A computed fold for a 327-nucleotide part of an RNA from Porphyromonadaceae bacterium NLAE-zl-C104, annotated as large-subunit ribosomal RNA, domain IV. The RNAcentral record of the full RNA draws on ENA and SILVA. It matches the Rfam family "Bacterial large subunit ribosomal RNA". Gene Ontology terms of the family: structural constituent of ribosome and ribosome.

Context: one part of a larger RNA
RNA sequence: UCACGGUUAAGGAACUAGGCAAAAUAGUCCUGUAACUUCGGGAGAAAGGACGCCGGCAGCGAUGUUGGCCGCAGAGAAAUGGAGAAGGCGACUGUUUAACAAAAACACAUGGCUAUGCAAAGUCGAAAGACGCGGUAUAUAGCCUGACACCUGCCCGGUGCUGGAAGGUUAAGAGGAGAUGUCAUCGCAAGAGAAGCAUUGAAUUGAAGCCCCAGUAAACGGCGGCCGUAACUAUAACGGUCCUAAGGUAGCGAAAUUCCUUGUCGGGUAAGUUCCGACCUGCACGAAUGGUGUAACGAUCUUCUCACUGUCUCGACCGUGAGCUCG
Numbered sequence: 001u002c003a004c005g006g007u008u009a010a011g012g013a014a015c016u017a018g019g020c021a022a023a024a025u026a027g028u029c030c031u032g033u034a035a036c037u038u039c040g041g042g043a044g045a046a047a048g049g050a051c052g053c054c055g056g057c058a059g060c061g062a063u064g065u066u067g068g069c070c071g072c073a074g075a076g077a078a079a080u081g082g083a084g085a086a087g088g089c090g091a092c093u094g095u096u097u098a099a100c101a102a103a104a105a106c107a108c109a110u111g112g113c114u115a116u117g118c119a120a121a122g123u124c125g126a127a128a129g130a131c132g133c134g135g136u137a138u139a140u141a142g143c144c145u146g147a148c149a150c151c152u153g154c155c156c157g158g159u160g161c162u163g164g165a166a167g168g169u170u171a172a173g174a175g176g177a178g179a180u181g182u183c184a185u186c187g188c189a190a191g192a193g194a195a196g197c198a199u200u201g202a203a204u205u206g207a208a209g210c211c212c213c214a215g216u217a218a219a220c221g222g223c224g225g226c227c228g229u230a231a232c233u234a235u236a237a238c239g240g241u242c243c244u245a246a247g248g249u250a251g252c253g254a255a256a257u258u259c260c261u262u263g264u265c266g267g268g269u270a271a272g273u274u275c276c277g278a279c280c281u282g283c284a285c286g287a288a289u290g291g292u293g294u295a296a297c298g299a300u301c302u303u304c305u306c307a308c309u310g311u312c313u314c315g316a317c318c319g320u321g322a323g324c325u326c327g
Stems, first nucleotide, its partner, number of pairs: 001322008010313002014311001019308001027051005036041001038147001052069007070074001082306007089298002094106002111144006122131003148293004153223003158220002160216005167211003173205002178200005185192002224242005251285001252282001263279005
């Protein structure tokens, strides 16, 4: 000097990204217990008190009561909750990156949409066959949402899906007009050229699909701009105009979303880029890609307070081991 363990005046988070680590709390009985709440909880809330030993009395006894005794200390050791006030996220118990992530991620009960009438849809498999299921729409499969409360607005133009069938387009196939090669024949030659055999091949016909017509958003998704206007000013309930399939409703909002930004105001501090409450100018919230709340819950994240402390001011000492020398 280092590691592990222990003690520490005064102060008590001034440390630090952050109370990380440590300290503190702790058992049993009694008293007592707030907001909020889904009336179950919250709750061991919080905050207090008692606890040993020896006699007497009551009791079968556990135990209770009363008198006394000792220590600094009586749950005499060990083991054994720190507590509170708010906010974000996720309802909850669960699950997860075996060996850097345990979470706000996944799951979940709930809600919804879609498919499927049974030789079901879906899945595995060239197939046989099997699962689904020895089940039958209160079932099974796929997708989304994610307890509960209040709710879930507008758009079907695009993409998808479902339905439709008049017309357009459209494959193989059917069809066979015509053309070409060959050559019996005709012709002096040039050439023409039946049948057959080949090679091609127009019209016509020809399904689904696509075009087309509807429906459908808890399907994929989308949800405007400019100008003017009120008797201070400011603002604009109101008007005009352009565009669109429709122009963002309720609720929330500098937010896990806000660039400018440490926005502005209020609170907390002597002092607060964080935090809490508001405002709304939402760069770029918004309604099952769910919106807004919410008791309980959380080895979750953020802020504050009490208690507590060697985290620190700022170090010091003690114990054990290592470090050093020799073997």